[in-house]
RNA sequence: AGAGUUUGAUCCUGGCUCAGGACGAACGCUGGCGGCGUGCCUAACACAUGCAAGUCGAGCGAUGAAGCCUUUCGGGGUGGAUUAGCGGCGGACGGGUGAGUAACACGUGGGUAACCUGCCUCAAAGAGGGGAAUAGCCUCCCGAAAGGGAGAUUAAUACCGCAUAAUAUGUUUAGAUCGCAUGAUCUUAACAUCAAAGGAAUUUUCUUCGGAAGAUUCCACUUUGAGAUGGACCCGCGGCGCAUUAGCUAGUUGGUGAGGUAACGGCCCACCAAGGCGACGAUGCGUAGCCGACCUGAGAGGGUGAUCGGCCACAUUGGAACUGAGACACGGUCCAGACUCCUACGGGAGGCAGCAGUGGGGAAUUUUCCGCAAUGGGCGAAAGCCUGACGGAGCAAUACCGCGUGAGGGAAGACGGCCUAUGGGUUGUAAACCUCUUUUUUCAGGGAGGAAUAAUUGACGUGUACCUGAAGAAUAAGCAUCGGCUAACUCCGUGCCAGCAGCCGCGGUAAGACGAACCGUACAAACGUUAUUCGGAAUCACUGGGCUUAAAGGGUGCGUAGGCGGUCCGGCAAGUUGGGUGUGAAAUCCCUCGGCUUAACCGAGGAACUGCGCUCAAAACUGCCGAACUCGAGGGAGACAGAGGCGAGCGGAACUUAGGGUGGAGCGGUGAAAUGCGUUGAUAUCCUAAGGAACACCAGUAGCGAAAGCGGCUCGCUGGGUCUCUUCUGACGCUCAGGCACGAAAGCCAGGGGAGCGAACGGGAUUAGAUACCCCGGUAGUCCUGGCUGUAAACGAUGAGCACUGGGCUGGAGGCUCCUCCAUAGGCUUCCAGCCGUAGCGAAAGUGUUAAGUGCUCCGCCUGGGGAGUAUGGUCGCAAGGCUGAAACUCAAAGGAAUUGACGGGGGCCCGCACAAGCGGUGGAGCAUGUGGUUUAAUUCGACGCAACGCGAAGAACCUUACCUGGAUUUGACAUCCCGGGAAGUCCCUUGAAAAAGGGAUGUGCCCUUCGGGGAACCCGGUGACAGGUGCUGCAUGGCUGUCGUCAGCUCGUGUCGUGAGAUGUUGGGUUAAGUCCCGCAACGAGCGCAACCCCUAUCUUUAGUUACCAUCAUUAAGUUGGGGACUCUAAAGAUACUGCCCCGGUUAACGGGGAGGAAGGUGGGGAUGACGUCAAGUCCUCAUGGCCUUUAUGUCCAGGGCUACACACGUGCUACAAUGGGCUAUACAAAGGGUCGCAACCCCGCGAGGGUGAGCCAAUCCCAUAAAGUAGCUCUAAGUUCGGAUUGGAGUCUGCAACUCGACUCCAUGAAGUUGGAAUCGCUAGUAAUCGUGGAUCAGCAUGCCACGGUGAAUACGUUCCCGGGCCUUGUACACACCGCCCGUCACACCAUGAGAGUUGGUUGUACCAGAAGUCGUUGGGCCAACCCCGUUCUGCGGGGAGGCAGGCGCCUAAGGUAUGGCUGAUGAUUGGGGUGAAGUCGUAACAAGGUAACC
Repeated sequence: AGAGUUUGAUCCUGGCUCAGGACGAACGCUGGCGGCGUGCCUAACACAUGCAAGUCGAGCGAUGAAGCCUUUCGGGGUGGAUUAGCGGCGGACGGGUGAGUAACACGUGGGUAACCUGCCUCAAAGAGGGGAAUAGCCUCCCGAAAGGGAGAUUAAUACCGCAUAAUAUGUUUAGAUCGCAUGAUCUUAACAUCAAAGGAAUUUUCUUCGGAAGAUUCCACUUUGAGAUGGACCCGCGGCGCAUUAGCUAGUUGGUGAGGUAACGGCCCACCAAGGCGACGAUGCGUAGCCGACCUGAGAGGGUGAUCGGCCACAUUGGAACUGAGACACGGUCCAGACUCCUACGGGAGGCAGCAGUGGGGAAUUUUCCGCAAUGGGCGAAAGCCUGACGGAGCAAUACCGCGUGAGGGAAGACGGCCUAUGGGUUGUAAACCUCUUUUUUCAGGGAGGAAUAAUUGACGUGUACCUGAAGAAUAAGCAUCGGCUAACUCCGUGCCAGCAGCCGCGGUAAGACGAACCGUACAAACGUUAUUCGGAAUCACUGGGCUUAAAGGGUGCGUAGGCGGUCCGGCAAGUUGGGUGUGAAAUCCCUCGGCUUAACCGAGGAACUGCGCUCAAAACUGCCGAACUCGAGGGAGACAGAGGCGAGCGGAACUUAGGGUGGAGCGGUGAAAUGCGUUGAUAUCCUAAGGAACACCAGUAGCGAAAGCGGCUCGCUGGGUCUCUUCUGACGCUCAGGCACGAAAGCCAGGGGAGCGAACGGGAUUAGAUACCCCGGUAGUCCUGGCUGUAAACGAUGAGCACUGGGCUGGAGGCUCCUCCAUAGGCUUCCAGCCGUAGCGAAAGUGUUAAGUGCUCCGCCUGGGGAGUAUGGUCGCAAGGCUGAAACUCAAAGGAAUUGACGGGGGCCCGCACAAGCGGUGGAGCAUGUGGUUUAAUUCGACGCAACGCGAAGAACCUUACCUGGAUUUGACAUCCCGGGAAGUCCCUUGAAAAAGGGAUGUGCCCUUCGGGGAACCCGGUGACAGGUGCUGCAUGGCUGUCGUCAGCUCGUGUCGUGAGAUGUUGGGUUAAGUCCCGCAACGAGCGCAACCCCUAUCUUUAGUUACCAUCAUUAAGUUGGGGACUCUAAAGAUACUGCCCCGGUUAACGGGGAGGAAGGUGGGGAUGACGUCAAGUCCUCAUGGCCUUUAUGUCCAGGGCUACACACGUGCUACAAUGGGCUAUACAAAGGGUCGCAACCCCGCGAGGGUGAGCCAAUCCCAUAAAGUAGCUCUAAGUUCGGAUUGGAGUCUGCAACUCGACUCCAUGAAGUUGGAAUCGCUAGUAAUCGUGGAUCAGCAUGCCACGGUGAAUACGUUCCCGGGCCUUGUACACACCGCCCGUCACACCAUGAGAGUUGGUUGUACCAGAAGUCGUUGGGCCAACCCCGUUCUGCGGGGAGGCAGGCGCCUAAGGUAUGGCUGAUGAUUGGGGUGAAGUCGUAACAAGGUAACC
C1' cells in the first nucleotide's frame, strides 16, 4: 500500500467481497511447563445453607467461672472470665449492581455576598449545684410462635431544671473600609437567650482500712473562633436518534406576603399580573448510567464504556418518614402489592444487584477454599475483638508473555508410503546408528525475602521462589490450508450425485475447487470457525465526494428568517493572534531509568493531556459604532423594438349544415375491399343563408415573456427590456429554508356553445386471434364564463448572482464615427439570439465569454439495483389524485460513455445462372439406387438444411462382414521374450456341416564346429509377461476432409492519434474479375491471399523421324515395300499477346470504348492452386492416439443366415410417353484409354448370350474395337400403336467350390403404368446447354452409379425493382452462445417476507372521577402523663392549674387499587391485496433494428 467481481474487450460510475487489528467471547479439534492479568455480557429471575458490622466493663447497674487468700468448713474475701440490658461510637464507610435516568445525572470551568460538616488539628474559655425517672433483674398475665402487657425496684458519660458566660445567637445604636445589585468585613453600645459528665492511672495526705480528699497526667464533656476533610445548592459550555413527534405550559412565568429548609428558590401556600418555552428543534416517543479511558485509524474521525479509578443511581416492587453530623438508610423502621416459608388458622417470618454456592435462562463465565501474616477499616486508653474489604490458594489455553518437546554427526540416499516418462523422483539427514547436553521432568539435600521489632507474629508454603546434586532423550505437537484473491500440486474415488463456497464460482467420466492419500505451505501449545467492532470505505467526503448523459438542479418567480456582502477614515476589542498564570485527579498512552534470569508485569522521574478559566498586550482581517465616497443597486430625462398580458370590436379563406337551381348513377374509401351515402336524386357544380372554431402566405437556428407560453386586423388599459445623457440617492445589494403567487395538456364542478376533429362506443376490414394498427360513423372533450386540480421527457435532462479568461462567422434591437450636407460600405460600442472552435475541463460523448473553464456567495438535491415513488401516518383536493415518504425481503450486480463485431421487415455502392430473358429437366409413370420408417434372430455401423440421402461403398452370392443363430477355442488368427522337441515341407486315411480332432507315409536342407554340439529361418508342445477388440468417447486428440468461397479479403512492423478497448494504414475520388491499379491522405512499408510463375489446349518455328506420316519417285490387293523428312502426327525445346500500335473518353493517371494487325485481344479457353478464420461441422469403422471398458470374451475360428425384408414417405437417376420418332437395309467420320492370373484376331459351331481353336501383342506395331447420333432408301400414320418396355412363363449362356434366399447376359413368349406431369423446384451464358455414342477404375462375375473421352451442336441476357448468397462504407442496437439473439405481462404451481382486515389479546401513557394504608404537617378536646413553674394541702406524699409531651379524633397531601374514556405501541386474525424468489409449464409478442403502428413522459 491494495486486490477480486458488471463487458467479447475498454474507460468510468457504483455496490458487494477479501487481505489487517481488537475481544469479559463462544464452538470444533488438539493440549507439556511457568509467570501475569481476567472470568454471568443472558433472568435488576427465584434463592437452601454458612459467613459478610460490630465494639467499648477505663460510662452504668446486675450476674459473677477458673485461680489465689482465708475459714469456726456453713462460708467469707480477692479475682475478674462470661452474659443480656441501659448508655456511647460505628451500622450513611467498605462491598455489589446498572434497573431507572436524555437529567446540572456526568465532564469541564466557575459561583455561594445563599450553606452545613461527627470523628481529627490549632487557639480561647469552662465543667458549679441539684432533681425526677427507666431498662435489666424479680413477681404475675396473654400467646402455638413471634412477641406483648401489668406491678414492684435500681444506676449512669441516659434524661431534666437552676447558676455562671461571650468575640455565640436575635433585636436595636453609631461609624469605618470594601464590593459584582441584594450587600460583605471590622469597630462600638444596649437589651434578651443558651453550657457541661464524668472515667482511668500514678502519687501524697487522712482513714472507721470499706474508703475519702488533694496533686499530676491521659481520655471523655461544654461554649466560641479558625483549619482540614466531606457534603449541599446555583450557573456557562459540551456529549444520542426520530419532524411519519410542531406546537408545549395553570404552580405554568413573574411579583407581594407568609411558611419551610443547613441554605437560595413556586420548594410550598394566599393574593395579583399574563406570562414562559419553541425551527439555534420546545413537547412527545425510542434508546442509554456518565467520565478518565479502551479498540481502531496516518490523522480527523468511528465504535465501546468489562476488569482499574472518579461521579451518579438502585437494593423484592411502590410509598413514607424516624434516628442521626450525615440516610429518606443493601445485611434499620412503618404501610401497601406480588412471591416464598412457618402455623395450634387466631397470626407471624423473609428479601444474596455482599463472598461462596443452588435452580433457572443461555452459545457462555469458577471454590459452599485458607488467613487476618501484610495493607486498610470499625470500636477500644490498651491488650484486643470484628472485617467473604483485603492478602492468598483452587478451577478455566479465557487473554498476554516466556520456555521446552533435544543438539552434533550420519547416504547403501535403507525399508515402507506416494508419484512415474519405469530410467527414476520424493518423503530425506529425516530414520536407524554413533557422540553429547539436561532447560523441562522425577528424586534427594540446602533454603530466602515478603516482618514494620529489643523480642513475639507468615494464610500463601508439614518449605513458595531460588541454589546444589543424581537419573535419563528420557515425560511433551497439533491445527488449518494448497482454483484466483493468497504462501502452498499431484494421484485415486465420485460423475450437476455426494458435496464445497468469504467473493468470483467449482461438480454433467481425465475435478490442482467435492471425499481420501502422499507431498507441500502457514501458524504453533495452539490452530481454525462464528459473532461483534474499527480499518481498507475519499462508500456521508471538516480534513476529503458529487448533481448535461452514471444516483442527484426544486416547473417558474416574488420574498421573510438566516447566510454572504463595494471604497476610504477614525474608534472599540466580541471573534482572531501572542505572552504569562490557574486548572486539566491518579492510573492509562509516549520517553528515559530501574526491579523480577528475559518478557509480559511492576516501580520512579519526565513529557503529554490538543480543553476551560483569569490576566497583559496587538489591531492586519471579520464584527460593532461613528463619519464620508460612487464604480454595485435604484431613480430622472429623451428615444427604440417586440406573436409580453387583459378587454372590446371587425375581417376574409376554408369547412359543415339548410334552402333553391343544373344534372343523372354512382360517390366515398383502401394495399385490396367492405361497412357508409345515393333514383325519396347523392358525389359534382352554381346562388343564397346560418354556425362554430382556427388564423394560409408573411414565417426566419426571427422576436417577446420568470416559466408555462404568445401569431388575422383595429382600438383602449397595462407589465417588462434595451440604448443615449451621466442629472439625483448613497450600499439602499446577492441568495433564499418555511411562506405567497403563476403554472401545458388531460381531468372535475356550474352555466353556455358545439362547425371540424375526436377517447369511450358501434360497424366494416385485416388476422390463427385483433378488445389494435386501416376504413365508415360517433359521445364526452376540444371553445367561452366562473371555480377547482398543481402535475409533464414542466428539458439546455445544465439553480440564481457577481468577477475573470484567445479567436472567427451570422442574425435581431440601439448609439457614435469619417470626407462639405444627405445616404451607403467600413470602423468603434451596448444588449439579445445562433454556429465553429484555442487553452482548460471532462469517463468519454462533448463543452468551450450564453462554460460543463477559473474563483466567490447562497439555495435545492444524491449515496448500489429491485421492492417503490409502493405501504402506513400526516396534510391538500369534490373526486381523480397530489405533497411528504419507509421497511421486511431479494440480487451481485444495476448503470454511463465509447470500441470491435454481429444483426436490422435501416440507407448507399457493387458482384454472382441470384433474379430477369431463354433452353432442358425434377415433382406425375415404371424401374434402378440411397435414406427414413416399419419388420426381423439379425436386417452391422457411420453420414442429417445448404455442406446426409447412386454418400463412406472404385462394385454384400461364400469371402468381404463389423450383424444374427449354432458349433468350437483360450498365451490365443497376429508380435516379442523364455524352455523342450522337431528342418521346413509334401501326400494319404477316419469322424464331422466345417472349424477341428485322431492316425499313417515321405522328407533330413543352410552356417559354424574342438564332431560332443551350437546358431539362423520355420513348425509342434509348454510357462507367464502379454497379445487381441470395426468395444465407448470425433465434446480428450493428431492427421485428413467438407463448407462459407476462388469470396477478396486477413494481418503485421515502425510511426501517429486515443487514458483505454482500439483507430490509422485497409477510409476517400476513380477503376478492376480482384485490398487490381492510379490519385489523394499521418502515415511509411511488409506478410498471407489476388494475379503471375506450373499443366492441358489454340498458332508458328526448330530438333527428332519408329511402331506414326506419304507430296514427289518406284512398287503392292494394301504406306505393303524401297525411299523421303516436305505434310499430318508424336514429344522435347522455343516463339507468340504486352492495352505493344491508332482514335476517342478520362485528372497529361489508372483505366474504359472503338479500330488495325493477328491463329488468338484485353485474365484467349480449361485445370491444378483454397488466405486469417467459422461451423465443439465430419471421421476413434482408413490410419495414429490419451482415457475408460473387456480378457474361457466385447478376442479368435467355422457353417448357415442377414446387410437384398416391405402397408408407406423422401432424395438422386435410368427408360419412356413417340413421327425432329420407331423398325429394317445400306453407308461415313472420332477421341481417350486398357491388355500376360491379360487383351484376344482369323476360322468353325450356335438365332443369340456364347463355345471351340489360339495367329498376334509386355503394345503409336497386335487385340479390346462395329463408334453412335449422322447420311441414303423403304416402312409405320396418330393408335396405348410396329410407341413404351415393366412384369411374368419357358429355354439357355457365362463367371465361380457354390447363382435357392441373392448375379449378369441371351432367345422365345407375355406386353403393366405411362398420351409431357399440381403446388413447388433444379441445371446451364458457348464448343456451353441439349443430344449421341466410346473407354476406364473397382472386379472371378455383377453399373441406369462414378471418373474420363470425343461427335453433332443451340437459344437468351432489356436490365438490377424484387428473391437468395456475398463484398465495402455508413447508421441504430437493451444482441456478444451475437436475431435460431434479447425480452415483457397475465395465468397455473411452490416457498418467503409484508400491507389491509370484522376483531381478539397484551404493554405503556394521558384525562376525569371514586376510594385511600402508613406517615409528616396542621387542627381538636369531658383522654393520659414523673421532672420545670404557680396555687392549695392533712407535706418523703397528694390534689388543682400552666408549660411541655403521649395517645385518640378530624383535615390536607398521598402509594397500591378501582371506574370511565382517549393516545401510542406490540402480538394474533377468517379473508384479501400486491411484491419477491424458483433449468426446461400456458397464452400471446409489448420493448431493443424504422423491432415491423418510432419510442418515451
Predicted 3D model of a 1497-nucleotide RNA (small-subunit ribosomal RNA) from an uncultured bacterium.
Its Rfam family is "Bacterial small subunit ribosomal RNA". Rfam links the family to the GO terms ribosome and structural constituent of ribosome.
RNAcentral holds the sequence, with entries from ENA.